[in-house]
Context: one part of a larger RNA
Molecule: small-subunit ribosomal RNA, 5' domain
Organism: uncultured prokaryote
RNA sequence: GACGAACGCUGGCGGCAGGCCUAACACAUGCAAGUCGAAGGAGAAGCCGGACUUCGGUCCGGUGGAAACUGGCGCACGGGUGAGUAACGCGUGGGUAUCUACCUUGGGGUGGGGAAUAACCGCUGGAAACGGCGGCUAAUACCGCAUACGCCUUUAGAGGGAAAGCUCCGGCGCCCUGAGAGGAGCCCGCGUUGGAUUAGCUUGUUGGUGGGGUAAUGGCCUACCAAGGCUACGAUCUAUAGCUGGUCUGAGAGGAUGAUCAGCCACACUGGGACUGAGACACGGCCCAGACUCCUACGGGAGGCAGCAGUGGGGAAUAUUGGACAAUGGGCGCAAGCCUGAUCCAGCCAUGCCGCGUGAGUGAAGAAGGCCUUAGGGUCGUAAAGCUCUGUGGGGAGAGACGAAAAAUUUCCAUUCGAAUAGGGUGGAAACUUGACGGUACCUCCUUAGCAAGCACCGGCUAACUUCGUGCCAGCAGCCGCGGUAAUACGGAGGGGGCUAACGUUGCUC
Numbered sequence: 001g002a003c004g005a006a007c008g009c010u011g012g013c014g015g016c017a018g019g020c021c022u023a024a025c026a027c028a029u030g031c032a033a034g035u036c037g038a039a040g041g042a043g044a045a046g047c048c049g050g051a052c053u054u055c056g057g058u059c060c061g062g063u064g065g066a067a068a069c070u071g072g073c074g075c076a077c078g079g080g081u082g083a084g085u086a087a088c089g090c091g092u093g094g095g096u097a098u099c100u101a102c103c104u105u106g107g108g109g110u111g112g113g114g115a116a117u118a119a120c121c122g123c124u125g126g127a128a129a130c131g132g133c134g135g136c137u138a139a140u141a142c143c144g145c146a147u148a149c150g151c152c153u154u155u156a157g158a159g160g161g162a163a164a165g166c167u168c169c170g171g172c173g174c175c176c177u178g179a180g181a182g183g184a185g186c187c188c189g190c191g192u193u194g195g196a197u198u199a200g201c202u203u204g205u206u207g208g209u210g211g212g213g214u215a216a217u218g219g220c221c222u223a224c225c226a227a228g229g230c231u232a233c234g235a236u237c238u239a240u241a242g243c244u245g246g247u248c249u250g251a252g253a254g255g256a257u258g259a260u261c262a263g264c265c266a267c268a269c270u271g272g273g274a275c276u277g278a279g280a281c282a283c284g285g286c287c288c289a290g291a292c293u294c295c296u297a298c299g300g301g302a303g304g305c306a307g308c309a310g311u312g313g314g315g316a317a318u319a320u321u322g323g324a325c326a327a328u329g330g331g332c333g334c335a336a337g338c339c340u341g342a343u344c345c346a347g348c349c350a351u352g353c354c355g356c357g358u359g360a361g362u363g364a365a366g367a368a369g370g371c372c373u374u375a376g377g378g379u380c381g382u383a384a385a386g387c388u389c390u391g392u393g394g395g396g397a398g399a400g401a402c403g404a405a406a407a408a409u410u411u412c413c414a415u416u417c418g419a420a421u422a423g424g425g426u427g428g429a430a431a432c433u434u435g436a437c438g439g440u441a442c443c444u445c446c447u448u449a450g451c452a453a454g455c456a457c458c459g460g461c462u463a464a465c466u467u468c469g470u471g472c473c474a475g476c477a478g479c480c481g482c483g484g485u486a487a488u489a490c491g492g493a494g495g496g497g498g499c500u501a502a503c504g505u506u507g508c509u510c
Stems, first nucleotide, its partner, number of pairs: 001509001003507001005506004012356006018349002020314001025312003029309003034073003039070002046063007080267003089192008098184003103180008111145001113143002120135006151160003165172002193239003200230003205227008242264004246257004269290005292303004320346001322345003328342001329340004359389004369380004393451001394447005403437001409431009454499002457496002459480003465494005475482002
């Protein structure tokens, strides 16, 4: 000098930031990922009308649109944590044997069929979780056929492979294929902590051939063959550790560090595994094993906060079970919109940085009082009182934002499709509408000096001295060292120097 700090004492306001560094310990409760009716079938409550009625209701038609189901997209993003990892993990610079949903752009296509199934209905098992059997049904769900120059496999022939419709008629989609953008996979050079009281390590090990596997190269896997490969320029083993941009310090070189913010990686109760998918071996998906917790009718089931709050525990120590989707961004949707503990805000904490205030001017009888005194006086000290002012902050009242631009809707104009002065697309204009923060900031008026100063230090280092008490006691102390009867070093007081909403102490580091 610095800090994600803590502790002691003290504490007025605001702005901006930061806030479990320890137990990757265990978690009650709520929320954190849904959305689309312009893919599909079906359609509860409510309301309207009608019929019947034992007056309790029942049935039918319409409207209505809930909950669920099939299907699509998303759930691989966003958010958390740092356990593991000394590694192509990261950083930097290259490479290619590869993939890429949504998006942009170019070319071509979208023909004709089929069989099911959930929801639903009936029966039925179970305490529950959850099922079983039979029957009905739709699709942008599923499966053949046709076609496909550009695509794929083989290359000499040849062989293989698509599609989906909805509609407000404007559009929105679907399939094949080329390119792009952004993203991802893999490979390589160099760099990346300590220990030799770790000196040898290695059998899929090192290389080859055939095969398998992958989007793709490769001992990635497998069979056979060869006997290699690494190492004192530190292999192997062990300890520690996420890496970087950066941050702190320093004149620099360097040293230390990796909170917040940003990029990458790894993980999601512990270990293992695959499924789906463009993408996962998947935090709020599945299966198995284990530990733990919970429910149980004892047969069997359920769970995973290292998401946001919050609880217990650990600890010197770290916050609210808040508001809103108004903005920014994300998912779905033509859109309206819905969802969003991402985010934006608010709450708590002097945790840090910065700003402001606690009054200003005048005022000598140098008041009273305290302390010292050589008893004259000195000092606190213009300090106070008194007088004259001001009104930041605080309190009261009034007015009151920026952040909002859009989208949508309505009307009008132009243009275009159209037979059209229906309607729709595109562009423009006008109107209307949207704020959690928040009646907040800011502004104006009123109010009274009224409500707002402490902390450590004064032997030397080191700015700042006297008196009383104590008497090697009580105590102080960062180092040197003070204290045994006049202690500027202990404790009190007066005075003084220092910093100031802080001041000291401790810890870590330069």